Glycine riboswitch aptamer from a Sterolibacteriaceae bacterium, 92 nucleotides, folded computationally. Its mean pLDDT, the model's own confidence on a scale to 100, is 76. It matches the Rfam family "Glycine riboswitch aptamer". Rfam links the family to the GO term glycine biosynthetic process. The sequence was found by an Rfam model in a public genome assembly. The organism belongs to Sterolibacteriaceae, within Bacteria.
[in-house]
RNA sequence: GCCUCAUCAUCGGGAGAGAGUGAACUAAAAGUGUUCACCGCCGAAGGCGCAACCCCCAGGAAUCGCUCAGGCAAAAGGGCCGAUGACGCAAC
Repeated sequence: GCCUCAUCAUCGGGAGAGAGUGAACUAAAAGUGUUCACCGCCGAAGGCGCAACCCCCAGGAAUCGCUCAGGCAAAAGGGCCGAUGACGCAAC
């Protein structure tokens, strides 16, 4: 110095599940939206776990489990993947 890798940024891709029911508000009506209540679902923001696995002291921890949160037409978001750039024992 370069590559890999880590972190961050930008761009692109990105699954799943009722446009559910009732009432109220808005509104000429309809649709949409918001609030409350009820029933049914999803898991790939986050979170939690007595969890596979790693480690074997202590602990860490998943694409597994739970669904508190969030979500169930579109939009937004979205684990993760790709590209570009920045950065470099830092970050984690």

About this RNA:
The model forms 90% of the base pairs in the Rfam consensus.